[in-house]
RNA sequence: GAUAGAGGCGCGGCUUUCAAUAGUAUCGUCUGCAAGGGACCGUAAUUCCUGCGACCAGACCGGAAAGGGAGAAGCCGCCGAAGCAAGACCCGGUUACGGACGGGGACUGCUGGACGGAACGGAUAAGAUCCCUUCGUCUGUCAUCAGCAUGAGAAUGCCGGUGGAGCGCUGUC
Numbered sequence: 001g002a003u004a005g006a007g008g009c010g011c012g013g014c015u016u017u018c019a020a021u022a023g024u025a026u027c028g029u030c031u032g033c034a035a036g037g038g039a040c041c042g043u044a045a046u047u048c049c050u051g052c053g054a055c056c057a058g059a060c061c062g063g064a065a066a067g068g069g070a071g072a073a074g075c076c077g078c079c080g081a082a083g084c085a086a087g088a089c090c091c092g093g094u095u096a097c098g099g100a101c102g103g104g105g106a107c108u109g110c111u112g113g114a115c116g117g118a119a120c121g122g123a124u125a126a127g128a129u130c131c132c133u134u135c136g137u138c139u140g141u142c143a144u145c146a147g148c149a150u151g152a153g154a155a156u157g158c159c160g161g162u163g164g165a166g167c168g169c170u171g172u173c
Stems, first nucleotide, its partner, number of pairs: 001173005008079001010078008018069001026062001028060005036049004040099006082111004087107001089104004112139007121131003141164005147158004
């Protein structure tokens, strides 16, 4: 350098069902009011709706979905699997500028992995769940030290302590 692997409630994606979102948004009808209202926010423009009553408020009848989540089952890709963060760039919703939000791939940085608790903050409809930070437990790996066993020895295995990080570790060529 190439190749093949290991960690385990292992990681991620897709499909399916369910709860919740929610009797919410919203359609229609009626009543009242009355001249403005909409295209994410602001400015300017453009455009659409509106005295055949828009917007707003109330009543009645119908009534979702996306994102997020949980369980189960199946399939797929895998072991920096993957997750997170900020900045830059590109795309999106009428046009321009600015902002917010959503999506995208790459660069950079952090994290070996799983689980649990806690505080702030974030996502979200959410006391669910997830992310961030921190603490603890367990676990794998390498290094090192002590003990025990085998061995002529080098060394190997078991067990315990300490420490490090995946740009790591193991096998083969």